[in-house]
Predicted 3D model of a 391-nucleotide RNA (Bacterial RNase P class A) from a Dehalococcoidia bacterium.
RNA sequence: CGGACCGGCCGGGUGGCCGCCGCGAGCGAUGGUCAGAAACGGCUAUUGCCUCGGGGAGGAAAGUCCGGGCUCCACCGGACGGGGUGCUGGGUAACGCCCAGGCUCCGGCGCGGGUAACCGGGCCGGGGACGGAAAGUGGCACAGAAACAUACCGCCGGCCCGUUUCUGGCGAGCCGGCAAGGGUGAAAUCGGACGGUAAGAGCGUCCGGCCGCGUGUGGCGACGCACCGGCGGCCAAACCCCACCUGGAGCAAGGCCAAAUAGAGGGACCAUGGGUGUCCGGCCCGUCCCCGGGUUGGCCGCUUGACCUCAGCGGUAACGCUGGGGCUAGAUAGAUGGUCACCAUCCGCUUCAUGCGGAUACAGAACCCGGCUUACAGGCCGUUCGGCGUU
Numbered sequence: 001c002g003g004a005c006c007g008g009c010c011g012g013g014u015g016g017c018c019g020c021c022g023c024g025a026g027c028g029a030u031g032g033u034c035a036g037a038a039a040c041g042g043c044u045a046u047u048g049c050c051u052c053g054g055g056g057a058g059g060a061a062a063g064u065c066c067g068g069g070c071u072c073c074a075c076c077g078g079a080c081g082g083g084g085u086g087c088u089g090g091g092u093a094a095c096g097c098c099c100a101g102g103c104u105c106c107g108g109c110g111c112g113g114g115u116a117a118c119c120g121g122g123c124c125g126g127g128g129a130c131g132g133a134a135a136g137u138g139g140c141a142c143a144g145a146a147a148c149a150u151a152c153c154g155c156c157g158g159c160c161c162g163u164u165u166c167u168g169g170c171g172a173g174c175c176g177g178c179a180a181g182g183g184u185g186a187a188a189u190c191g192g193a194c195g196g197u198a199a200g201a202g203c204g205u206c207c208g209g210c211c212g213c214g215u216g217u218g219g220c221g222a223c224g225c226a227c228c229g230g231c232g233g234c235c236a237a238a239c240c241c242c243a244c245c246u247g248g249a250g251c252a253a254g255g256c257c258a259a260a261u262a263g264a265g266g267g268a269c270c271a272u273g274g275g276u277g278u279c280c281g282g283c284c285c286g287u288c289c290c291c292g293g294g295u296u297g298g299c300c301g302c303u304u305g306a307c308c309u310c311a312g313c314g315g316u317a318a319c320g321c322u323g324g325g326g327c328u329a330g331a332u333a334g335a336u337g338g339u340c341a342c343c344a345u346c347c348g349c350u351u352c353a354u355g356c357g358g359a360u361a362c363a364g365a366a367c368c369c370g371g372c373u374u375a376c377a378g379g380c381c382g383u384u385c386g387g388c389g390u391u
Base pairs, nucleotide, nucleotide: 001387003385004384006382007381008380009379010378012343013342014341015340016339017338018337020056021055023053024052025051026050027048028047029046030045031044032043033042034041058362062373063372065371066370067369068368069367070250071249072248073247075282076281077280078279079278080277082246083245084244085243086242087101088100089099090098091097102130103128104127105126106125107124108123109122111120112119113118131241132240136239137238138235139234140233152182153181154178155177156176157175158174159173161171162170163169164168190208191207192206193205194204195203209231210230211229212228214227215226216225217224218223254300255299256298257297263291265290266289267288268287273285274284275283307326308325309324310323311322312321313320314319344360345359346358347357348356349355
């Protein structure tokens, strides 16, 4: 000076003119009311193409995948079911989220042991759907001899036959031993080496790997280290087992006002019915179910929040505590737009002058908040690693 991975931030600015939504104040008009002889005035309701002031979409507003706040079902307890999470310790209102660790996998760098094969550790970055296969059931197609078990090609020993360059070699058959070599496969009696053996094999040893409701020790813990014992798998994002969590429905929740209408409708039950998964128990209720009709108007909910920001302290961190400052949309056929000029960034061309042209991403709140996931032109910053050049 480039590049790659990962993380974070910004994501158009300024001014003029016209226009939109809501809030506050003022002024005016109309109605009501209080006081008053009246005017003026106070309060209140409605209203105005009136005036002024300040405010007005996001980091994802998206997906509707999680967790809650809030509202309603009058509820309480137990059992079951359904659903969810799944290493440990913290954070949080809570979570399937976040932080820090443990283990494991991938990539890079470098080190150590060893004749070699091969093995191990350290540092940095990134990922993990990370409980249990020793409770049980089930699956591993095809290929292959064989996938809870085995002998296709083979190796060795014995018997015996043929041949021959004759006590050696080659070939066939039978019996016994082997699973080290080759092949198949995603995976084949833990891996490599040495010894040993007729030939082999954890048969033995060394270095490693995995398992152990083993022992000791360090750690809150997951786990680590040493020793001892053992060694034929994988899959639980298969059923399942274990631990923990969990009522349902949802702002179209729910409440108020106004207005209108049609129930001589049918069925069930005096607890055998109903009470937001099922069952049981308690408790509550004169109801429940079906069919039919009316109202599709207005107001509230509706924005001050587990909120934002600054500083100090505590903590590895997530985050917490204390103090100061701030108010940042509440629409309802659904508001923030149009136009002009300049600037900024990027791309292309070129007369290399700052000249011409073009582009400026993803995308719009609708009860609110904490997350996750996905989309994003361009720009900036940072961790780690590599490349090139210079000193």
The sequence was found by an Rfam model in a public genome assembly. Rfam family: Bacterial RNase P class A. Rfam classes the family as a ribozyme. Rfam describes the family as follows. Ribonuclease P (RNase P) is a ubiquitous endoribonuclease, found in archaea, bacteria and eukarya as well as chloroplasts and mitochondria. The organism belongs to Dehalococcoidia, within Bacteria.